[in-house]
């Protein structure tokens, strides 16, 4: 040099003029019955690693701070740990894959039960077409006995030698798998050794039905609460029956339905200081945890983050906040650092 | 925000306990007929949206994802 793995950053930069949004603060004006708003000017700040997909998980909220019982459905599935929590993360077992660094796994249960296994094939799960042995004198043929050899298929009843026999076959042995039971090592999953079964007779599939352990109330910020004269009201009917708490029974909530009428989408809050970011120490292998210190970083409701102009280089990829968070999944041109691998070739 | 569906030939659809993908219409060729069109008879023509996985096998079952497309507040 190539060509690869992990891990982790960043994700065009500076200036300069306009203009946008949001706090602060300062005068006024100005709209609305009000509850609050709008204008102007200074200042300070203004999108992301995924802001997305909404596929998990939890904060808040309201329903009963969430309820019992039975059924049914979903989700999860080696171990230990780490988290508010999760189907996520880390270590690690086993199993597949790569030469390798390393990397992938929805990995309990098939001996509780049903189901399926298409064509081929004698049989697809109590195996006997062909064939191989005996016996009926041969021969067809008939009764019997084997599962070694062929052939069919993804898939055929443990594999290879050797003894054994009529033929032959775990029929008997050694090894190598399998099972099971002792030991020994770890928390465990498991693994190492030892020993013991040939009744190792029951393939395979559960991302087919099931079974087993564990879990799971419901809606979601347009949730909800507050101001304002008001965010509505009236009439009827419906009587334990109908509605709400996801099916039933219980229980709990006071509602529910149908017409008339009105409103043409009033204003504030919830919003962003938080399971926050950064930096350093300590504990841990690690994810993470704790101390300390130092910070405050959009917050809109027609909804802001642009545009133009210069200068530089690698010529700029995916892509735009809407309740907040932890994570997953997907889209991304390209730069960077750190550790390793294989292969050449030079010394 | 919070749910649900659909993608199979050029266009319309089926396809069910996973087992060789099919119809109508389109278009090709042929026969009829003087020619066209009807009609008759033939063949073509699909990795089943896309990647991935689980089965011996997958249009089907699982998970991602793309596009469209309904529904509730």
């Nucleotide at each position: 040099a190539g060509a690869g793995c992990a891990u982790a950053u960043c994700g065009a930069a500076c200036a300069g003029u306009c203009g946008c949004g949001u706090a602060u603060a300062a005068a006024a004006u100005u709209c609305g019955c009000a509850a609050g708003g709008a204008u102007u000017u200074a200042u300070a700040u203004g999108a992301g690693g995924a802001a997305a997909g909404u596929c998990c998980g939890g904060g808040c909220u309201c329903c009963a701070u969430a309820g019992a019982g039975c059924a049914a459905a979903a989700a999860u599935g080696c171990u230990g740990g780490a988290u508010a929590a999760c189907g996520u993360c880390c270590a690690g077992u086993g199993a597949g894959g790569g030469u390798a660094a390393c990397c992938u796994c929805a990995a309990g249960g098939a001996a509780a039960g049903u189901g399926c296994a298409a064509c081929a094939g004698a049989a697809a799960a109590u195996a006997a077409c062909a064939g191989c042995c005996g016996u009926g004198c041969u021969g067809a043929c008939a009764c019997g006995g084997c599962a070694a050899u062929g052939g069919u298929g993804a898939a055929a009843a443990g594999g290879u030698g050797a003894g054994g026999u009529a033929a032959g076959a775990g029929c008997u042995u050694a090894c190598c798998g399998c099972u099971g039971g002792u030991a020994u090592g770890g928390c465990g999953a498991c693994a190492u050794a030892c020993u013991a079964g040939g009744u190792c007779a029951a393939u395979g599939u559960a991302a087919a039905c099931c079974c087993c352990a564990u879990u799971u109330g419901g809606a979601g910020c347009a949730a909800c609460a507050c101001c304002u004269a008001a965010a509505a009201a009236g009439a009827a009917g419906g009587c334990u029956a109908a509605g709400g708490c996801u099916g039933c029974u219980c229980g709990c909530c006071a509602u529910c339905u149908u017409c008339u009428a009105a409103c043409u989408u009033g204003g504030u809050g919830g919003c962003u200081u938080g399971a926050g970011a950064u930096a350093u120490a300590u504990a841990g292998c690690a994810a993470u945890a704790u101390a300390u210190a130092u910070u405050c970083u959009a917050g809109a409701u027609a909804a802001a983050u642009g545009a133009c102009u210069g200068u530089u280089c690698a010529a700029g990829a995916c892509a735009g906040a809407a309740c907040c968070c932890g994570g997953c999944u997907u889209a991304u041109a390209g730069a960077u650092a750190u550790g390793c691998u294989c292969c050449a070739a030079u010394a | 925000g919070c749910g649900c569906c659909a993608u199979u030939a050029g266009c319309u659809c089926a396809g069910u306990u996973g087992g060789u993908a099919g119809a109508g219409c389109a278009g090709u060729u042929g026969a009829c007929u003087c020619u066209u069109a009807a009609u008759c008879a033939a063949a073509u023509g699909g990795u089943c949206g896309g990647a991935g996985g689980u089965u011996c096998g997958a249009a089907u079952c699982c998970u991602c994802u793309a596009u469209g497309g309904c529904g509730c507040a």
Source information:
This is a predicted complex of two RNAs, RNase P RNA and transfer RNA, with 420 nucleotides together. Rfam match: Bacterial RNase P class A. About the family: Ribonuclease P (RNase P) is a ubiquitous endoribonuclease, found in archaea, bacteria and eukarya as well as chloroplasts and mitochondria. Model confidence (mean pLDDT): 75 of 100.